The RNA shown here (SAM riboswitch aptamer (S box leader)) has 122 nucleotides and comes from a Bacteroidota bacterium. Its mean pLDDT, the model's own confidence on a scale to 100, is 81. The source organism's lineage runs through Bacteria, Pseudomonadati and Bacteroidota. It was read from a public genome assembly, where an Rfam model found it.
RNA sequence: CGCUUAUCAAGAAAGGCAGAGGGAAAUGGCCCGAUGAAGCCUUGACAACCUGUUUUCCGUGUAAAAACGGAAAGUAAGGUGCCAAAUCCAGCCCGAUGGGGAAACCCAGGGGGAGAUAAGUC
Numbered sequence: 001c002g003c004u005u006a007u008c009a010a011g012a013a014a015g016g017c018a019g020a021g022g023g024a025a026a027u028g029g030c031c032c033g034a035u036g037a038a039g040c041c042u043u044g045a046c047a048a049c050c051u052g053u054u055u056u057c058c059g060u061g062u063a064a065a066a067a068c069g070g071a072a073a074g075u076a077a078g079g080u081g082c083c084a085a086a087u088c089c090a091g092c093c094c095g096a097u098g099g100g101g102a103a104a105c106c107c108a109g110g111g112g113g114a115g116a117u118a119a120g121u122c
Stems, first nucleotide, its partner, number of pairs: 002121007013043005021032003027090003044083001046081001049079003052075009087114001092112001097108004
C1' cells in the first nucleotide's frame, strides 16, 4: 500500500518552542488563525477498538472444584486513537420520495463513493 469487518451528528485543552498558514483531495461554499495556523515537545483530559483485570449469566468439564469457550456489564493498568464546527458542508454516479418551480433546476431527506480510526489478514 491492498483486502475484510466494525464505527464515524456523542465526548475531551493547557503550557513551552515556532512563526503563517490550516480545516485529507481539483473546485465551490463556510469557517479557524498575529488575542498566534501548521509542525515539534511536555502535561492533562476524552473515548472504550484490542489486551489485561473484576462481576454476573450460559455452555463444556468435574465427585465437587479448577480449567476452557461464549455473552453482558464494569474498570482504565497496557497498545492504539482522539481533544473547533456532522468525516465542517458539497463534490463523482444511480434510481425513488416530499416541498418549490412553466421548465431548466433548486431545497430536504436517503443511498453510493471517498476518507479517518480500530481489529484482523496477505